[in-house]
RNA sequence: AGAGUUUGAUCAUGGCUCAGAUUGAACGCUGGCGGCAUGCCUAACACAUGCAAGUCGAACGGAAACGAUGGGAGCUUGCUCCCAGGCGUCGAGUGGCGGACGGGUGAGUAAUACAUAGGAAUCUGCCUAGUAGUGGGGGACAACCUGGGGAAACUCAGGCUAAUACCGCAUACGCCCUACGGGGGAAAGCGGGGGAUCUUCGGACCUCGCGCUAUUAGAUGAGCCUAUGUCCGAUUAGUUUGUUGGUGGGGUAAUGGCCUACCAAGGCUACGAUCGGUAGCUGGUCUGAGAGGACGAUCAGCCACACUGGGACUGAGACACGGCCCAGACUCCUGCGGGAGGCAGCAGUGGGGAAUAUUGGACAAUGGGGGAAACCCUGAUCCAGCAAUGCCGCGUGUGUGAAGAAGGCCUGCGGGUUGUAAAGCACUUUCAGUAGGGAAGAAAAGCUGAAUGUUAAUAUCAUUCAGGUCUUGACGUUACCUACAGAAGAAGCACCGGCUAACUCUGUGCCAGCAGCCGCGGUAAGACAGAGGGUGCGAACGUUGCUCGGAAUUACUGGGCGUAAAGCGCGUGUAGGCGGAUCUUUAAGUCAGGGGUGAAAUCCUGGGGCUCAACCUCGGAACUGCCUUUGAUACUGGAGAUCUUGAGUCCGGGAGAGGUUAGUGGAAUUCCCCGGUGUAGAGGUGAAAUUCGUAGAUAUCGGGAGGAACAUCAGUGGCGAAGGCGGCCACCUGGACAUUUACUGACGCUGAGACGCGAAAGCGUGGGGAGCAAACAGGAUUAGAUACCCUGGUAGUCCACGCCGUAAACGAUGAGAACUAGGUGCAGCGGAUAUUGACCUCUGCUGUGCCGUAGCUAACGCGUUAAGUUCUCCGCCUGGGGAGUACGGCCGCAAGGCUAAAACUCAAAGGAAUUGACGGGGGCCCGCACAAGCAGUGGAGCAUGUGGUUUAAUUCGAAGCAACGCGCAGAACCUUACCAGGGCUAGACAAACUAAGAAUCCUGAAGAAACUCGGGAGUGCUCGCAAGAGAGCUUAGGUCCAGGUGCUGCAUGGCUGUCGUCAGCUCGUGUCGUGAGAUGUUGGGUUAAGUCCCGCAACGAGCGCAACCCUUAUCCUUAGUUGCCAUCAUUUGGUUGGGCACUCAAAGGAGACUGCCGGGGUCAACCCCGGAGGAAGGUGGGGAUGACGUCAAGUCCUCAUGGCCCUUAUGUCCUGGGCUACACACGUGCUACAAUGGUCGGUACAAAGCGCUGCGAAGCCGCAAGGUGGAGCGAAUCGCAAAAAGCCGGCCUCAGUACGGAUUGCACUCUGCAACUCGAGUGCAUGAAGUCGGAAUUGCUAGUAAUCGUCGAUCAGCAGGCGACGGUGAAUACGUUCCCGGGCCUUGUACACACCGCCCGUCACACCAUGGGAGUCGAGUGCUCCAGAAGUGGCUGUGCCAACCCGCAAGGGAGGCAGGUCCCCAAGGAGUGAUUGGUAACUAGGGUGAAGUCGUAACAAGGUA
Repeated sequence: AGAGUUUGAUCAUGGCUCAGAUUGAACGCUGGCGGCAUGCCUAACACAUGCAAGUCGAACGGAAACGAUGGGAGCUUGCUCCCAGGCGUCGAGUGGCGGACGGGUGAGUAAUACAUAGGAAUCUGCCUAGUAGUGGGGGACAACCUGGGGAAACUCAGGCUAAUACCGCAUACGCCCUACGGGGGAAAGCGGGGGAUCUUCGGACCUCGCGCUAUUAGAUGAGCCUAUGUCCGAUUAGUUUGUUGGUGGGGUAAUGGCCUACCAAGGCUACGAUCGGUAGCUGGUCUGAGAGGACGAUCAGCCACACUGGGACUGAGACACGGCCCAGACUCCUGCGGGAGGCAGCAGUGGGGAAUAUUGGACAAUGGGGGAAACCCUGAUCCAGCAAUGCCGCGUGUGUGAAGAAGGCCUGCGGGUUGUAAAGCACUUUCAGUAGGGAAGAAAAGCUGAAUGUUAAUAUCAUUCAGGUCUUGACGUUACCUACAGAAGAAGCACCGGCUAACUCUGUGCCAGCAGCCGCGGUAAGACAGAGGGUGCGAACGUUGCUCGGAAUUACUGGGCGUAAAGCGCGUGUAGGCGGAUCUUUAAGUCAGGGGUGAAAUCCUGGGGCUCAACCUCGGAACUGCCUUUGAUACUGGAGAUCUUGAGUCCGGGAGAGGUUAGUGGAAUUCCCCGGUGUAGAGGUGAAAUUCGUAGAUAUCGGGAGGAACAUCAGUGGCGAAGGCGGCCACCUGGACAUUUACUGACGCUGAGACGCGAAAGCGUGGGGAGCAAACAGGAUUAGAUACCCUGGUAGUCCACGCCGUAAACGAUGAGAACUAGGUGCAGCGGAUAUUGACCUCUGCUGUGCCGUAGCUAACGCGUUAAGUUCUCCGCCUGGGGAGUACGGCCGCAAGGCUAAAACUCAAAGGAAUUGACGGGGGCCCGCACAAGCAGUGGAGCAUGUGGUUUAAUUCGAAGCAACGCGCAGAACCUUACCAGGGCUAGACAAACUAAGAAUCCUGAAGAAACUCGGGAGUGCUCGCAAGAGAGCUUAGGUCCAGGUGCUGCAUGGCUGUCGUCAGCUCGUGUCGUGAGAUGUUGGGUUAAGUCCCGCAACGAGCGCAACCCUUAUCCUUAGUUGCCAUCAUUUGGUUGGGCACUCAAAGGAGACUGCCGGGGUCAACCCCGGAGGAAGGUGGGGAUGACGUCAAGUCCUCAUGGCCCUUAUGUCCUGGGCUACACACGUGCUACAAUGGUCGGUACAAAGCGCUGCGAAGCCGCAAGGUGGAGCGAAUCGCAAAAAGCCGGCCUCAGUACGGAUUGCACUCUGCAACUCGAGUGCAUGAAGUCGGAAUUGCUAGUAAUCGUCGAUCAGCAGGCGACGGUGAAUACGUUCCCGGGCCUUGUACACACCGCCCGUCACACCAUGGGAGUCGAGUGCUCCAGAAGUGGCUGUGCCAACCCGCAAGGGAGGCAGGUCCCCAAGGAGUGAUUGGUAACUAGGGUGAAGUCGUAACAAGGUA
C1' cells in the first nucleotide's frame, strides 16, 4: 500500500466482498511446563448453608461461662461439688466510638448526573495548632429480683441500683442574639505515679497521661450556585400555572418558589423547547497516518441503587446493602392467634444462557474499626485452587549419517518424491521426575539499657539510639542452587481455483457436497470426498460474533449534482449567512508572553528490578483543554465620520406576439336555414365496407347563421422570471435597453420557513358549441384486434368565476460577482470619418446563435451566454429493486398532491465510448440473384435413396441450404457390422516361452456347415564328424495378453463439407486516444479483384487476388514408328517400296504486353471506349489451386487415438435368413405422352479410354441373348468397336395409335458352389398409366443450354447412378425497382450464446416478509376523581409525668408523653384520552422460484418512432 466482482473488451460511476488489527469472548480439534494478568457481557431472576462489623472492664452496675490461686465437702486419690469478684478474664446489660468507611451492582437517570473552569450564602466527628475552662448539686432507667401474658418472636406490671447515661445551678476570655440599653449559653470523669501535709484509711492533695466543655484557625470531607460541553428521532412544533418575577412570612447547615399568602404576567422554543426512544458519566480502551469512528470489563475518580414503592428517626455525616416504620409481591415458621426474611458482600445453589471459577488458607504483609495498650474483628486485602481466556518465555533434542533402505504416492516404466527424513553411530540433559540444600517478603510492637523533655521528682509518660534481648510467614514440598538416570515423558491445527503462500492421483457424476466474493460439481473436478505431497502458523490452529480499518462509501482534513444518484417549475422576500473605498477609535474574534489548573494510573520516552520478556518500578515529557492576566492591532467584528466605482432615482429617446380590458376584420370549415342549376352517384381506403344520396346527395352559384382560430409577413427573429405570448385598433399597465448630465450615498447579494405565479388534463357553477375529438357505436384488418385504418360521435376544447399545483415545467445545466485568445452571423440603441442625405468603413453597449484557443471533462462534449479559474448564499445526492409506495401528518369537493420509511431481496443496476452482429435503417457494388430466354422438375410408369410402418432382423451413419443415385467405384453366398440356430475359449489375427512334430498331402464316420472323432503317406533346408543346434511351419500347454464395425466426433489427430474462388484477413514501426481501440484498410476514381492510381499521419510487410503449373487455340524447331501419304512406283487394303512435305504424336521454344493509334475522364498517373495488326485482345476458354476464420458442421463404421465398457463374450467360426419387406410421404433420375416423331432398309463422320485370371478377330451355328472357334495383341501395330443423332428412301396420318412401354405368362442365354427369397440379358405373347402436368420450384450466358451416342472405375455377374469423351448445336440479357446470397461505407441498438437475440405484463402453482383489517391481549403515560398506611409538621392536649420554678405541704406552673384532629402523601380503585407493541378470519400489493398458460408492449424506423 491494495485486490476480486457489472463488459466480448474499455474507461469512469457505484455497491458488495477480501487481505490487517482487536476481544471480559464462545464453538470445533489438539494439548508439555512456567511467569504475569483476566474470568455471569444473559435473569437489578430466586436463593439452602457458612462467613462478610465490631470493639472498649483504663466509662458503669456487675459475674452467666472458663481458668488459676486459697479454703471447704464428697470420695473412686484425681475427679466432682461448694465458698471467696480477691485475681486472669467476661455472657447479657447501661454507656462511648464505629456500623454513612471498606465491599457489590449499573436497574434508574439525557440532567437533582458527569467532565472542565469558576463562585458564595454553608456545615464538618475523629486529626493538627492556639486560647480559656473542667466548680458544685440533683433525679431516674436497664441489668438484677418478683409476678403475669404468649407456641414462638417477644412483652406487660411492680421493686432495687451505677455511670464519661440524664437534668438544673455557678462561672463566660473567645462565642451567639440585640432595638446597642442589654440579654443568653458549657463541661465528666478515668488511669499511672508520688515527697511533704491531712484522713472517716476509701482517699483528699500534687503531678503526668487520656478524656470532657467553650471558642478561633487549619486540614480533610460534604452540601449549594454559575458557564460551557455531553446520543438518536421534526412521520414529536409548540410548551409551562409554583409556572417566570416581586413583597411579607416560614423552612434549611446554607442561597433559592425550597414552601406559603398576596401582586404582576411572565418563562422556554427552529442555535430545536416539549414529547418519544436509547444510555450510568469520566480518566481511558480498541482502531486509524491523522482527523475521526466505536466502546466505557478489569484499575482509578464521580454518581445512582440495595426485593418493589413511600417515610422519617438517630447522628458530625444517612433518609442508611448486612438499621427502623408502613404498603405490596414472594419465600419460610406456626399451637392459626401471630411472627420471620431480603447475597447487585465472599464462596456456593437453582434458573436463564453459546458462555464465565473454590461452599479454600491467613490476618504474615498493606490498610480499616475499637482500645492507653496487649489485642480483638476484618470473604477489604494477601495468597492458594480451577480455566490455553489473553499476553510473554522455554521445551518436545543436537551432530553425523546415501545402500539415496523398506513402505507409501506418482510415473512418460527410465525413474521421481517422501528424504538426511528414518534406521545406525556419537553426544547433550533445559523443562518435567527423584533426592538434598535453601533466600527475600520482618519492619515493628513487647521486655530491658542509655540520653533528652515534662515534673517537686532519679515515678510515670513521650521522643531518640549503626544499644541489647525476645519472638511473629498464610503462601510453602516457595523462588533459587546442587546431584542422579535416560532421548528418555512432551505436536498439532488450518489451508493448497483466483484474491492468497501451497498440486497431483483415486472415487463421485448438477448426485453427494463446497462456498468470504467471483463461483465449482452434468465421466478425464488442481474448487466435492479420501490419499500422497506441499504451504502457513505452532501449544496452539481454525470457525463464528462484535468493533475500527481498508471505505475519499457522509468527504473538517477529504466527494459530488448537463448525460452515472443528485439544481426546488419560476419569482418576491423574512430570519440567517456573506458584503465596496478612506480615516479615527475599541480590542470581541485573532496572535504573543506570564500565571493557575488539566488527580493517579494509562500512552510515549530515559533509567532501574525479576536470568530475558510479558510484568513491576523511578524520573521526564505529554495531557493538543479550560480559566486568568499583560501586551500587539494587519485582517474580521463593534462604534463614529467621510467618499462614489456597487445599487438606485429624475429628464428626454426609440424597439418589442410582455400583461389586462373593450371593440372590430377578412379568408376558411360546417350545413343549421332559404333559393337556383343539375343527375346518380358521392365519400373513404393498401383494398374495401359501415355512411350519405332519386324524399335529389356529391359538384356548383347566391343569401343568411354561428363558433373557433388568425395563412402569407415568419426568421436557431422579438418580448417575458418561468409557464408562455402571433389578425387589426384603442384605454390602462409592467420590464429591459442606449445616451447625456444631475441627485442619494453601500441603500447590496443570496435566501431556510412564508407568500405569489404556474402548460395540458381534470373538478364545481353558469353560459357557449363551427371544427376537432377521449369514452362509446359501427365497418374493416387479423388466429384474435377491447388497437393502428375508415364512418360517426359525447364529455372536453371556448367564455366568466372558483379550485387543482403537477409535466422530458429541459439548456435534463440554481442565483449573483470578478477574471481568462479570437472569428463570424442576427436583433435593438448610439459614436467617429466622409457625405446634401443614404449606403459603405471603423467602433461602444445590450440581447440572441454558430465555430473555436487555453483550460476542464469518464468520455460525449463545454468553451466570455463555461461544464474554465475563483468568491458568496441556497437546494439536492449517497448501490439496484421494494418505492416516490405503506403508515402518520398537512392541503384538496374529488381526482390526487406534498412530506416520506421499513421488512425482504439481488451482486449488481446505471453512464460514456469501442469492436462486432443485427435492422420489416440509408448509400454504393457484385453474383444465372431477379429480369429476358431455352430446357426441365412438381402430374404418369419404372429405377434409386430417405422418412414412416412392419419385422426375429429389416445393421449403422448422414438431417435446411451444406442429409435423401449420400458413405455404397456396384448386399444372391462372401461383403455384413443385423437376426435365428449350431460351435470355440490364449482364441480367426500378433509377439515371447516350453514341449512334440518337418512342412505338406491323401482319406474314413456323423453333421446344414463350422466343428468333432479317426486312418495313412512323409522326413526336406543351413551348420556340424557325430550327438545335436538353428531358420521356418503345424499342434498342445500355461502366462504377460489378443480381439471388439461396443460407447463418447461434446475428450482428439487426420481428412472433408460450407460461407466462397467471396475479396477479404492481419502484422511491424510510427501517430492519435486515459483506454478498449483507431489510423494504415477510410476518401475520389477504377477493377473480376484490398486490381491499380491519386489524395491522406502514416510508412512498409505478410496470408489471400493475380501470375508462376496443367490443358486447349496458332506457329516454329527436333526425331519420324506401330503414325501419315503430296510427289514416284505398286496394288487399289498406306498393303508394300519409298518419303517425312502435311496430319498426328511428344519434348523444347515463339506468341498477347493495353505494346501501337485516336478519343473520353482530373493537363499527370491510371482506367475506359473505339481502331489497326493478329490464330488469339483486354484475366483468350477450361482446370488444379480454397486466406484469417464460422458452423462444439460431418466422420471413433476408412485409419489413428485418450478415457470408459465386454473377456466361455459386446470376441471368433459356420448354416440359413435379413439389409431387396410395403396402406403411405418426400428427394434425385430414366422412359414417355409423339409427326422437328415412330418404324423398316441403306449409308457417313468421332474423341477418349480399356485389355493376359484379359481383350478376343475372321469363319461356322442360333430369330436373338449367345455358342463354337481360336488368329492377333501386354497393344499409336491386335481386339473391345457397331458410334448415335445425321443423311437417302419406304410406310405410319393424329388415334391412347405402327405413340408409350409398365405389368404379366411361356421358353431360353450368360455369370457363378448356388440366381426361390434376390441377378442381368434374349425371343414370342401381353400392352397399364400417360394426350405436356396445380401451388410451387431447378439448371443454364457459347462450343454453353438442349440433344446424340461412346468409354471407364467398381465388377464372377449385375448401371436408368457416378466419372470421362466427343458429335449436332441454339435463344436471350432493356436493365438493377423487386426476391435470394455476398462485399464496402454509414446509422440506430437495452443484442455479444450476438434477432433462432433480448424482453414486458396478466393468469396458474410454491415459499417469504410487509400494509389494511371486525376485533382481541398487553405496556408505559396524560387528565379527572375516590381512597388514604407509615411518617414529619400544625393545632389540641380530655388522660398521664421524676429532675426546673413557686409552695411548709396539698397543689400549681413551665416543659413533656400518650391520645385526638388537620395538611401533604405511597400502594390501591374508578372513569376517560392519546401513544405504542403482539395477535387475527379475510384482504391488498410486493419479492423470489432451469424448462407452465396467453399474447408480443419495449430495444432496429422493433414493424403505429

Predicted 3D model of a 1505-nucleotide RNA (small-subunit ribosomal RNA) from an uncultured prokaryote. The coordinates come from a structure-prediction model, not an experiment, and the mean pLDDT is 83. Its Rfam family is "Bacterial small subunit ribosomal RNA". Its family is annotated with structural constituent of ribosome and ribosome in the Gene Ontology.